[in-house]
RNA sequence: GGCGGCGCGUCUAAAACAUGCAAGUCGAACGAGAAAUCCACUUCGGUGGGAGAGUACAGUGGCGAACGGGUGAGUAAUGCAUGGAUAAUCUGCCGUGUGGAUGGGGACAACUCCGAGAAAUCGGAGCUAAUACCGAAUGAUAUCCCGAACUCCCAGAGUUCGAGAUUAAAGGGUGGUGCAAGCCAUCGCCAUACGAUGAGUCCAUGUGCCAUUAGCUUGUUGGUAGGGUAACGGCCUACCAAGGCGACGAUGGCUAGUCGGCCUGAGAGGGUGAUCGACCACAUUGGGACUGAGACACGGCCCAGACUCCUACGGGAGGCAGCAGUUAAGAAUCUUCCGCAAUGGACGAAAGUCUGACGGAGCGACGCCGCGUGAGCGAUGAAGGCCUUCGGGUUGUAAAGCUCUUUCGAAGGGGAAGAACAGGCCCUGCAGGAAAUGGCAGGGCUUUGACGGUACCUUUAGAAGAAGCCCCGGCAAACUACGUGCCAGCAGCCGCGGUAAUACGUAUGGGGCGAGCGUUGUUCGGAAUUACUGGGCGUACAGGGUGCGUAGGCGGGAUCUUAAGUUGGAUGUGAAAUCUUACGGCUCAACCGUAAGCCUGCAUCCAAAACUAAUAUUCUUGAGUACGGAAGACGAGAACGGAAUUCCUAGUGUACGGGUGAAAUCUGUAGAUAUUAGGAAGAACACCGGUGGCGAAGGCGGUUCUCAAUUGUGAUACUGACGCUGAGGCACGAAAGCCAGGGUAGCAAACGGGAUUAGAUACCCCGGUAGUCCUGGCUGUAAACGCUGUACACUAGGUGUUAGAGGUAUCGACCCCUCUAGUGCCGUCGUUAACGCAUUUAGGUGUACCGCCUGGGGAGUAUGCUCGCAAGAGUGAAACUCAAAGGAAUUGACGGGGGCCCGCACAAGCGGUGGAGCAUGUGGCUUAAUUCGAUGCAACGCGAAGAACCUUACCUGGGCUUGACAUGCAGCUGAUCUCUCGCGAGAUCGGGAUUCCCUCACGGGCAGCUGCACAGGUGCUGCAUGGCUGUCGUCAGCUCGUGUCGUGAGAUGUUGGGUUAAGUCCCGCAACGAGCGCAACCCUCAUCCUCUGUUGCUACCGGGUAAUGCCGGGCACUCUGAGGAAACUGCCCCGGUUAACGGGGAGGAAGGUGGGGAUGACGUCAAGUCCUCAUGGCCCUUAUGUCCAGGGCUGCACACGUGCUACAAUGGGCAGUACAAAGGGAAGCAAAGGGGCGAUCCCACGCAAAUCCCAAAAAACUGCUCUCAGUUCGGAUUGUAGUCUGCAACUCGACUACAUGAAGCUGGAAUCGCUAGUAAUGGCGUAUCAGCACCACGCCGUGAAUACGUUCCCGGGCCUUGACACACCGCCCGUCACACCACCCGAGUCGGUGGUACCCAAAGUCGCUGUGCUACUUCGGGAGGCAGGUGCCUAAG
Repeated sequence: GGCGGCGCGUCUAAAACAUGCAAGUCGAACGAGAAAUCCACUUCGGUGGGAGAGUACAGUGGCGAACGGGUGAGUAAUGCAUGGAUAAUCUGCCGUGUGGAUGGGGACAACUCCGAGAAAUCGGAGCUAAUACCGAAUGAUAUCCCGAACUCCCAGAGUUCGAGAUUAAAGGGUGGUGCAAGCCAUCGCCAUACGAUGAGUCCAUGUGCCAUUAGCUUGUUGGUAGGGUAACGGCCUACCAAGGCGACGAUGGCUAGUCGGCCUGAGAGGGUGAUCGACCACAUUGGGACUGAGACACGGCCCAGACUCCUACGGGAGGCAGCAGUUAAGAAUCUUCCGCAAUGGACGAAAGUCUGACGGAGCGACGCCGCGUGAGCGAUGAAGGCCUUCGGGUUGUAAAGCUCUUUCGAAGGGGAAGAACAGGCCCUGCAGGAAAUGGCAGGGCUUUGACGGUACCUUUAGAAGAAGCCCCGGCAAACUACGUGCCAGCAGCCGCGGUAAUACGUAUGGGGCGAGCGUUGUUCGGAAUUACUGGGCGUACAGGGUGCGUAGGCGGGAUCUUAAGUUGGAUGUGAAAUCUUACGGCUCAACCGUAAGCCUGCAUCCAAAACUAAUAUUCUUGAGUACGGAAGACGAGAACGGAAUUCCUAGUGUACGGGUGAAAUCUGUAGAUAUUAGGAAGAACACCGGUGGCGAAGGCGGUUCUCAAUUGUGAUACUGACGCUGAGGCACGAAAGCCAGGGUAGCAAACGGGAUUAGAUACCCCGGUAGUCCUGGCUGUAAACGCUGUACACUAGGUGUUAGAGGUAUCGACCCCUCUAGUGCCGUCGUUAACGCAUUUAGGUGUACCGCCUGGGGAGUAUGCUCGCAAGAGUGAAACUCAAAGGAAUUGACGGGGGCCCGCACAAGCGGUGGAGCAUGUGGCUUAAUUCGAUGCAACGCGAAGAACCUUACCUGGGCUUGACAUGCAGCUGAUCUCUCGCGAGAUCGGGAUUCCCUCACGGGCAGCUGCACAGGUGCUGCAUGGCUGUCGUCAGCUCGUGUCGUGAGAUGUUGGGUUAAGUCCCGCAACGAGCGCAACCCUCAUCCUCUGUUGCUACCGGGUAAUGCCGGGCACUCUGAGGAAACUGCCCCGGUUAACGGGGAGGAAGGUGGGGAUGACGUCAAGUCCUCAUGGCCCUUAUGUCCAGGGCUGCACACGUGCUACAAUGGGCAGUACAAAGGGAAGCAAAGGGGCGAUCCCACGCAAAUCCCAAAAAACUGCUCUCAGUUCGGAUUGUAGUCUGCAACUCGACUACAUGAAGCUGGAAUCGCUAGUAAUGGCGUAUCAGCACCACGCCGUGAAUACGUUCCCGGGCCUUGACACACCGCCCGUCACACCACCCGAGUCGGUGGUACCCAAAGUCGCUGUGCUACUUCGGGAGGCAGGUGCCUAAG
């Protein structure tokens, strides 16, 4: 959630079932036989002789009930599928033939009577019929036996002939005819043959999983005899034999009905076995037989068990896995419907009866198919919604409105097909018959519809009654806003969400499908991800440690034959349905029908003979044997040798030796170490020695001998495919380990001691036991590796080396050339994911066989089994968990990895900081506030080039609200400015005085007030941003185009050899070029030239002064400031690759970028800044805005950074005498003069400056003094008195004078700067600024020391290497603590299932018995039957 059609509908509990129905029928087989009611009669009480009626119910008998319908528990083969066999069989009803049916008998139900019982039901007596039952007769082409002939597929069977024996029935029912006997017809009966149908049995092949199931079997396997069956058979029994099955998987366990088919897939396959169809099995569980043509029987029987029900407690009844329906279970599956009208079935002669089979309807969007929910026009692009850059866009022709249509639905009317029959009546024909009935064929009439008044047709009304679901980050079609803020939530995978979410939630819009849509589950696909088609094993998972060898697989050349495989043809079969194609029927479709194809298979026959196979014969090239000389750490055993080590003895000799990074433990005066001589013991074999040799691998190394084996090579001879591989199996198999016995020099797990260390169960040292060695046995594993199984064939080369042979040459040995076999390196084709491999046996191309792999962890663990003395080995899971683990290569970053190279990086030096006092900044603390930011280097004398007010952002208090400031609009007003009075801390408020401009006379400008828009914010977010800046780092790097290489990421260029300060340059090179960086171009300093010549300069001339460029000339010089020159490895020598370049030299003011500055590549740090500025978003709006006063930013137990001043004699003090540069100056610098001790004041020349002023430079130098002390060092702190600036120096300025005179005597760990005009040291100026400088930025003076060098510390550059990529502040391992999950073990316990032994044993078949009963009888009897008893078997227990 509108309609219709066609299908489908308990997948779970083969759980239990109330109720109804689902199998009956036949009176034409048989006997008996009512009642109600009606009628008749009646004495009215009844009666029955009539109808109902030979009816109903029941019984005997026949047929059916073994079909149809349900379910899938069991069953891995007693099943199913396909194909065969039955010469080893049966078959009711049906069809076609042949031949029969004679004559008798006795019962039992029903019924009647009696009895038992609650019931179910049963017993006794008596009567009776048959197509019920039983003898007898007859009899064959039936059955049995014997004989003969022929045939075949010859274990046997068939056909024909003959002899013997045995066996049957219902002459019944109905009809016609006839007086009757009878005759005829039909339906039945018996025997037999054939057919058809159905069934039984056997065989072959196929048909799940587990080997952590490897051995199973005693009726088992076979034989003989017997029994049994429809039939073969150990099917059963007795006896005999000892077989049978199994790695081609027996046995056992688990799971499962099988198939046609269905789903999927290109196919091969994989999954599945609903509906429909075929077969099987089952019917509450287990066992059993009876009847029958057929059953071991769903709606039959007996027994046993469980359960339910009835009961009078004594006993009984039942079986929905039939159709409906109920309960239960479950995520989940329907009506206690209609009808036999059709199709089919049972019975019947038939009418007909029965039929939950079936035909239909109902319920369920469960599936498939079809239809509809309207169509056309319609722009002020309405309103509303949403978004917006505020212009608009979108929803959207969508709506409204106008004009139409009416499917479906609603109401009314009409109205099918499905029906053909059968039967009855009539007609015609045919055969038969004496005739008739009857039969057969044809025709006519009559009759039958559950669905259902349904399909269909039509009338009426009116757009009227009919749209939802999912999605919109990518995969994958479809986007925005708001809300939320790692929350809430989403999620198939990747992944979204931490304040701008296209991913959450909502909304607008959009996309998809549509009476559905989405989710979940399941299967196949994609997945070549189990690879037959169609994968792999060097490094990703994967070659067995190695060999020998069994089964198996595969196998050289030639010839003949066969025909198993193979190929072709034919025949049979492969059910139907399904599927495909064509056509057709429902309006279409789904659906249905007809025809064809398909069914890829199996079997049989015929044919072919190339290949494989098989038989036979043969060959030599594969393989092997014999022979010659050759090689070797090949194996086993025995013997021998020297060096070394340790120990022992003796001598010499004296104090250490030993050991380490440094030490100590340790040895030694009881004589070590060292050295000399002698001796003992065990183990191992220097040099040769080599990507050399040998061996299957493990492995093998002094020398000699013995034994045994191997390999390669050479030339002949022989065998004649004898071969390759190899599951299981067997053998070998390093080291360690184990058992027993020896041995033990050195070494050395464990262990002891000494060190190291936070610790040190380690690394280092001193000792030291197993062990290492030998003999015998066990273990059976290794990174047992070439991480590469074995064998064979083929596919460019080059260059070493080992072994052998040959050739050429030579006097000869080499050299050289060729072949074979081994062992290395490089490399083409090819191959590989790449790295790489590449005739050495390939990781190439092919062939044969074996082993192994299938994501990581769990785990080579658990469990089971096998082996082992043990240790352990072999085989070897699952639960659970993760979304990766892994390989190769790339680019980076990092490393207490490697190589090369730089830098005040270290080293070498000089001076500091860290200690003191003060200044300044920061942290912390405090506070009403101590505003904010900056935080390793790269924050901390930083923003701040200067906080008393202001600044100021903070605090307290007082005020204002269109506002301190901007623009616009509307209204009102006329001022604004200036002066002044009052309250007040002031802001503000109140008052007084004064006062407009233009004009076309409306108005405008300007200003104020009121109101509306708006202003304002140093409020937040620098992790939303722009801009600017810091840093690596002035380090030498960072890239691009084209080309080339690579599957690709990427590489190359940019690497390499040199060189440089430099990716600077040169050479080489698959690169060639280019860009941003480097350098240069720019500024400044150093030299010279030209020009300029005042305010600068003064050599020369002149004038003048106490003196001075002071003045007039002058522009030479200095200088000023413009322009030029000069330096380029240009020249010489040497080195170097004839290069780049380097070393030295000359000249030069300057020499190898001359010194300094400016200049900062691609990028990194979410670096810093929203408080310079700009800006998105958020927030405040009588306040987070704004005005004012006062306070604070200066606060002080403390900690740190940066500085200043010092600690003194290279110094302090005093006095004297020199020499700068660069700057500044008008609200300014201020000379000179004067006052003051001084800060400074007064007055004031000059100067908008190369002119005047600040301005004195200081260190230095000269002289005097101090004499090592808390001082004549040092100056803090404090007191007093002042000066200056300023409205104002209290909090909180600077300076001056006098007085005071603190700490401090060179600074621990640690740490900073600097390589030359540098460090150090000395002063001067400026910015900010009213005032305030130990800061910052500049200037000049004086002016060093040292650098051997690159091992180390720090930072950086290039190449290379590793498990990192948020990139080492990375990654990552293990224990423990807490919680949870899963698996294993666990004293045991409970259940299921199976096996074995034994006990008991129901029902029942069979056997035996059958003395009781009984049929038959020729009365002599024989063969029987029944009850009962008993034996075997046996379910359950």